RNA sequence: AAACCGAAAGGGCAAACUGUCCGCGAGGGCAGGACGCAAAGCCAUGGGUCACUAUUCAAGUGACUGCCAGGUUGCCGAA
Numbered sequence: 001a002a003a004c005c006g007a008a009a010g011g012g013c014a015a016a017c018u019g020u021c022c023g024c025g026a027g028g029g030c031a032g033g034a035c036g037c038a039a040a041g042c043c044a045u046g047g048g049u050c051a052c053u054a055u056u057c058a059a060g061u062g063a064c065u066g067c068c069a070g071g072u073u074g075c076c077g078a079a
Stems, first nucleotide, its partner, number of pairs: 005077002012037002017032006035066001041072003045069003048064006
């Protein structure tokens, strides 16, 4: 120095809910608010769930990364 790992410090993000806007909808943006999170930063790549169209079989199009994996980048540095 790097890796594994996750004490401390400095901090960071922000669930449900409420208000408001967008959307057919799942859901998303903004503000308040904190359940929690060492990547709860980013990527919809694989699986999964949800919505719409359709439905004879199927299929298509979207949404959720704070559902599980994967990829990638990053703060600090005790055991």
Molecule: c-di-GMP-I riboswitch aptamer
Organism: Syntrophales bacterium